Predicted 3D model of a 75-nucleotide RNA (transfer RNA) from a Planctomycetota bacterium. The organism belongs to Planctomycetota, within Bacteria. It matches the Rfam family "tRNA". Rfam's curators write: Transfer RNA (tRNA) molecules are approximately 80 nucleotides in length. The family's RNA type in Rfam is transfer RNA. Its family is annotated with triplet codon-amino acid adaptor activity in the Gene Ontology. The coordinates come from a structure-prediction model, not an experiment, and the mean pLDDT is 81.
RNA sequence: GCGCCCAUAGCUCAAUGGAUAGAGUACCGGCCUCCGAAGCCGGUGAUCGGGGUUCGAAUCCCUGUGGGCGUACCA
Numbered sequence: 001g002c003g004c005c006c007a008u009a010g011c012u013c014a015a016u017g018g019a020u021a022g023a024g025u026a027c028c029g030g031c032c033u034c035c036g037a038a039g040c041c042g043g044u045g046a047u048c049g050g051g052g053u054u055c056g057a058a059u060c061c062c063u064g065u066g067g068g069c070g071u072a073c074c075a
Stems, first nucleotide, its partner, number of pairs: 001071007010025004018055001027043005048064005
């Protein structure tokens, strides 16, 4: 350089092109307790950036950025 794959919450993962993006964990608050842990209840929090297709995009297309794998060149 070329090809392929990946990017969603602090972290690990879901989500046939269709309504308000869901769960575990973490964090915060409450209940419980003599206090804490555990447990229970509630809450905060995300689609990598830009553009396009579509009635409708996390999902499809283009491009950029970052990462992974393979491959070529290296006088």